[in-house]
Context: one part of a larger RNA
RNA sequence: UGUAUGAGACUUGCGAGGAGCUUUCCCUAGUACGAGAGGACCGGGAAGGACGCACCUCUGGUGAACCGGUUGUCGCGCCAGCGGCACGGCCGGGUGGCCAAGUGCGGAACGGAUAACCGCUGAAGGCAUCUAAGCGGGAAACCGACCUCAAAACCAGGUCUCGCCGAGGGCCGUGGAAGACCACCACGUCAAUAGGCCGCAGGUAUACGAGGGGUAACCCUCUCAGCCGAGCGGUCCUAAUCGCCCGAUCGC
Numbered sequence: 001u002g003u004a005u006g007a008g009a010c011u012u013g014c015g016a017g018g019a020g021c022u023u024u025c026c027c028u029a030g031u032a033c034g035a036g037a038g039g040a041c042c043g044g045g046a047a048g049g050a051c052g053c054a055c056c057u058c059u060g061g062u063g064a065a066c067c068g069g070u071u072g073u074c075g076c077g078c079c080a081g082c083g084g085c086a087c088g089g090c091c092g093g094g095u096g097g098c099c100a101a102g103u104g105c106g107g108a109a110c111g112g113a114u115a116a117c118c119g120c121u122g123a124a125g126g127c128a129u130c131u132a133a134g135c136g137g138g139a140a141a142c143c144g145a146c147c148u149c150a151a152a153a154c155c156a157g158g159u160c161u162c163g164c165c166g167a168g169g170g171c172c173g174u175g176g177a178a179g180a181c182c183a184c185c186a187c188g189u190c191a192a193u194a195g196g197c198c199g200c201a202g203g204u205a206u207a208c209g210a211g212g213g214g215u216a217a218c219c220c221u222c223u224c225a226g227c228c229g230a231g232c233g234g235u236c237c238u239a240a241u242c243g244c245c246c247g248a249u250c251g252c
Stems, first nucleotide, its partner, number of pairs: 001152001005163007015149004021049007033038001051106005059100004066093005071086006110144003117137004164251001168246004172188005193239003196235005202228003209222005
């Protein structure tokens, strides 16, 4: 831009893509078979491997804006307490998110039509013959079935509702497990969209200060304290102000 009025939803599936793997053990059964040694088909069940998709409850990794410990040095006048720098100085942990080594799930079953092959009926050719007419069975291959996309499928499909008494869309703003930009999604005071604040979860590990003990390092108590990024809720304190633009006039 188109899809012959505009719009918002929901769809059909032409077609395209993905997936398609496999092992071991047990039962049947030490049966059939075999002199024995050995040892099944068919059918049923259970564990796996690799691969793929999704997820973060668990186990863990990361987690340079969370917490703590600690060395040297400089600064805040000094003590104490803090801060800067030294690879985040080093070290120990670690929420959310992301992730695998973690967790869940998948391959199937089934149907159709077949290959080699096995058959039924059956002539040419009084017999025979799976084939010539006709009819069955039969593979991880093929077509469906399963998952995803999908009407530019230009033969451009369908359904519902709304508008022409203006439906709807955009700009702008607050944001997002959405994202390069764009797009997508949520919200914009008739408001919980983000920040702040409050509560909780969660992480660190018992703050500062004071009292007590010890010559001291340090220990005990107030104190499972204090601090705290992203998580879960709540609350209009702050910011989403006021607004503007596009848009069919009944559809050859």
Molecule: large-subunit ribosomal RNA, domain VI
Organism: Leptolyngbya sp. 15MV